[in-house]
RNA backbone atom coordinates (compact mmCIF):
# COMPACT_ATOMS: atom_id res chain seq x y z
C1' N A 1 0.00 0.00 0.00
C1' N A 2 -4.17 -3.59 -1.77
C1' N A 3 -8.07 -6.29 -0.57
C1' N A 4 -11.65 -9.45 2.26
C1' N A 5 -14.48 -8.62 6.94
C1' N A 6 -16.69 -7.06 12.05
C1' N A 7 -19.71 -3.95 15.18
C1' N A 8 -26.14 -4.32 15.97
C1' N A 9 -32.49 -1.97 18.57
C1' N A 10 -25.97 -0.39 12.73
C1' N A 11 -26.57 3.25 8.09
C1' N A 12 -29.18 4.86 3.89
C1' N A 13 -32.47 4.76 -0.23
C1' N A 14 -36.54 3.11 -2.91
C1' N A 15 -42.09 0.42 -3.40
C1' N A 16 -46.31 -0.43 -0.50
C1' N A 17 -49.51 0.72 3.03
C1' N A 18 -51.54 3.36 7.14
C1' N A 19 -52.45 7.14 10.45
C1' N A 20 -51.93 12.31 11.30
C1' N A 21 -52.34 16.76 8.36
C1' N A 22 -58.34 17.16 8.22
C1' N A 23 -63.87 16.81 8.70
C1' N A 24 -59.20 21.78 7.42
C1' N A 25 -58.80 24.08 2.45
C1' N A 26 -61.94 23.71 -1.25
C1' N A 27 -67.04 23.19 -4.09
C1' N A 28 -72.21 23.65 -3.70
C1' N A 29 -77.09 24.91 -1.12
C1' N A 30 -79.72 27.62 2.70
C1' N A 31 -80.52 31.32 6.79
C1' N A 32 -78.94 36.14 9.30
C1' N A 33 -76.20 40.40 8.98
C1' N A 34 -74.42 44.67 5.55
C1' N A 35 -74.04 51.42 1.14
C1' N A 36 -69.03 52.98 -0.85
C1' N A 37 -64.71 54.61 0.54
C1' N A 38 -61.02 55.59 4.51
C1' N A 39 -59.77 52.53 8.23
C1' N A 40 -58.51 48.23 10.57
C1' N A 41 -56.73 43.59 10.01
C1' N A 42 -54.32 39.39 7.25
C1' N A 43 -51.09 38.15 3.45
C1' N A 44 -42.41 35.73 7.70
C1' N A 45 -40.15 41.40 9.18
C1' N A 46 -39.66 46.59 7.22
C1' N A 47 -41.22 50.17 3.10
C1' N A 48 -43.87 50.47 -1.34
C1' N A 49 -47.24 48.16 -4.24
C1' N A 50 -50.93 44.06 -5.30
C1' N A 51 -54.73 40.85 -3.31
C1' N A 52 -58.84 38.98 0.64
C1' N A 53 -62.25 40.01 4.27
C1' N A 54 -69.08 39.67 8.93
C1' N A 55 -71.56 34.92 11.99
C1' N A 56 -74.18 30.58 11.27
C1' N A 57 -76.09 25.75 9.46
C1' N A 58 -76.45 21.35 6.32
C1' N A 59 -74.29 18.50 2.31
C1' N A 60 -69.70 17.00 -0.24
C1' N A 61 -64.33 16.35 0.39
C1' N A 62 -58.83 16.72 -0.77
C1' N A 63 -53.28 17.14 -1.39
C1' N A 64 -48.19 18.96 -0.05
C1' N A 65 -44.21 19.03 3.15
C1' N A 66 -43.05 15.50 7.48
C1' N A 67 -43.82 10.56 9.52
C1' N A 68 -44.83 4.87 11.94
C1' N A 69 -44.09 -0.23 9.91
C1' N A 70 -43.32 -4.31 6.01
C1' N A 71 -40.56 -5.76 1.99
C1' N A 72 -36.95 -5.03 -1.12
C1' N A 73 -32.19 -2.35 -2.87
C1' N A 74 -27.52 -0.73 -1.80
C1' N A 75 -24.26 -0.58 1.94
C1' N A 76 -20.71 -0.51 7.57
C1' N A 77 -17.80 7.19 6.96
C1' N A 78 -22.17 3.20 6.93
C1' N A 79 -24.13 8.39 7.33
C1' N A 80 -25.02 12.45 9.86
C1' N A 81 -23.97 17.37 11.07
C1' N A 82 -21.17 22.51 10.93
C1' N A 83 -17.80 26.50 8.86
C1' N A 84 -16.84 29.47 3.79
C1' N A 85 -18.79 30.27 -1.19
C1' N A 86 -21.79 29.84 -6.10
C1' N A 87 -26.74 28.34 -7.92
C1' N A 88 -32.13 27.02 -7.68
C1' N A 89 -37.04 26.63 -5.64
C1' N A 90 -41.02 28.17 -1.71
C1' N A 91 -43.06 31.81 1.81
C1' N A 92 -48.23 37.95 -3.51
C1' N A 93 -44.62 41.43 -5.97
C1' N A 94 -39.84 44.61 -5.82
C1' N A 95 -35.58 46.05 -2.63
C1' N A 96 -33.23 45.05 1.92
C1' N A 97 -33.42 41.16 5.66
C1' N A 98 -35.33 36.22 7.49
C1' N A 99 -36.49 30.94 7.19
C1' N A 100 -37.75 26.28 4.72
C1' N A 101 -36.08 22.59 0.88
C1' N A 102 -32.54 21.95 -2.84
C1' N A 103 -28.28 21.16 -6.51
C1' N A 104 -22.67 21.56 -6.16
C1' N A 105 -17.82 23.57 -5.28
C1' N A 106 -13.73 24.36 -1.18
C1' N A 107 -10.75 23.03 3.63
C1' N A 108 -9.25 15.52 6.32
C1' N A 109 -13.66 21.00 10.50
C1' N A 110 -17.04 17.26 14.53
C1' N A 111 -19.11 12.16 15.26
C1' N A 112 -17.14 4.77 17.13
C1' N A 113 -22.64 2.64 17.44
C1' N A 114 -27.58 3.21 18.63
C1' N A 115 -30.76 3.85 23.20
C1' N A 116 -32.81 6.61 27.47
C1' N A 117 -32.77 12.24 29.40
C1' N A 118 -32.71 17.81 29.58
C1' N A 119 -32.76 22.01 27.06
C1' N A 120 -32.29 24.25 22.00
C1' N A 121 -33.18 24.76 16.51
C1' N A 122 -37.39 22.47 12.71
C1' N A 123 -42.53 20.85 12.22
C1' N A 124 -49.18 21.75 12.16
C1' N A 125 -47.73 17.82 15.99
C1' N A 126 -47.92 14.83 21.46
C1' N A 127 -45.34 12.39 15.49
C1' N A 128 -40.63 12.27 13.29
C1' N A 129 -35.77 15.23 12.10
C1' N A 130 -31.04 17.93 13.55
C1' N A 131 -27.72 19.63 17.98
C1' N A 132 -25.17 20.86 22.79
C1' N A 133 -24.94 18.35 27.27
C1' N A 134 -25.72 14.04 30.69
C1' N A 135 -26.32 8.56 31.80
C1' N A 136 -26.05 3.70 31.42
C1' N A 137 -25.62 0.06 27.23
C1' N A 138 -22.29 -2.03 22.97
C1' N A 139 -18.01 -3.35 19.11
C1' N A 140 -13.30 -2.49 18.92
C1' N A 141 -7.82 -1.13 20.80
C1' N A 142 -4.31 0.01 24.43
C1' N A 143 -2.86 -0.44 29.25
C1' N A 144 -2.97 -2.60 34.39
C1' N A 145 -5.15 -7.47 36.27
C1' N A 146 -4.31 -14.80 37.56
C1' N A 147 -9.32 -13.58 36.88
C1' N A 148 -14.18 -11.14 37.12
C1' N A 149 -13.15 -6.16 36.15
C1' N A 150 -11.18 -1.24 36.33
C1' N A 151 -8.89 3.23 33.27
C1' N A 152 -8.01 5.18 28.78
C1' N A 153 -8.46 6.05 23.23
C1' N A 154 -10.98 7.12 18.82
C1' N A 155 -13.41 5.31 12.76
C1' N A 156 -6.98 8.89 10.28
C1' N A 157 -10.28 3.41 14.01
C1' N A 158 -9.85 -1.84 14.72
C1' N A 159 -9.54 -7.54 12.76
C1' N A 160 -7.57 -11.05 8.62
C1' N A 161 -4.69 -12.24 4.17
C1' N A 162 -1.19 -10.38 0.82
RNA sequence: GAUAGAGGCGCGGCCGCCAAGAGUACCGCCCCCCAAACAGCGUCAGACAGCGCGGGGCGGAAAAGGGACUGCCGCCGAAGCGCCGUCCCGCUGUCUGGUGGGAUGGAGGCUGGGCCGUCGGAGAAUAUCCGCCGGACUGUCACGGAGACGUGGAGAGCUGUC

Model confidence (mean pLDDT): 81 of 100. Predicted 3D model of a 162-nucleotide RNA (Lysine riboswitch aptamer) from a mouse gut metagenome. Its Rfam family is "Lysine riboswitch aptamer". Rfam's curators write: Riboswitches are metabolite binding domains within certain messenger RNAs that serve as precision sensors for their corresponding targets. On this family, see Grundy et al., Proc Natl Acad Sci U S A 2003: "The L box regulon: Lysine sensing by leader RNAs of bacterial lysine biosynthesis genes". The RNAcentral record of the sequence draws on MGnify.